[in-house]
FMN riboswitch aptamer (RFN element), 122 nucleotides, folded computationally. The model forms 100% of the base pairs in the Rfam consensus. Model confidence (mean pLDDT): 82 of 100. The sequence was found by an Rfam model in a public genome assembly.
RNA sequence: AGAAAUCUUCAGGGCAAGGUGAAAUUCCUUUCCGGCGGUGAUAGUCCGCGACUUCCUUUUUAGGAACUGAUUCGGUGAAAUUCCGAAACCGACGGUGAUAGUCCGGAUGGUAGAAGAUUAUU
Numbered sequence: 001a002g003a004a005a006u007c008u009u010c011a012g013g014g015c016a017a018g019g020u021g022a023a024a025u026u027c028c029u030u031u032c033c034g035g036c037g038g039u040g041a042u043a044g045u046c047c048g049c050g051a052c053u054u055c056c057u058u059u060u061u062a063g064g065a066a067c068u069g070a071u072u073c074g075g076u077g078a079a080a081u082u083c084c085g086a087a088a089c090c091g092a093c094g095g096u097g098a099u100a101g102u103c104c105g106g107a108u109g110g111u112a113g114a115a116g117a118u119u120a121u122u
Base pairs, nucleotide, nucleotide: 001122002121004119005118006117007116008115009114010113016030017029018028019027032101033091034090035049036048037047038046044089045088053066054065055064056063057062071087072086073085074084075083093105094104095103
């Protein structure tokens, strides 16, 4: 230094102001937020993954499958759907005195993954 096993810790942000109304952080106007890895150069919109939802297996503190949102134009450059300028767009399920990316709940959960420790080995 490489790969391996075991263990530990960490691992998601956001409704502010005004309006209508009997009632809205849910509607309307203007705001606000952006998981993880990758990339010729920094990404909510590219590629992949996780999460959510549905189903199957029976090995169930598990495994597998399906599903899985949304961007363009101009500029710089060797290189950018990632930077700069401008204008757009997207966001699970259940609940609710009224329709939710943001409130409450499953969740003191789970996880992509990040960091570290130990062990033996090359």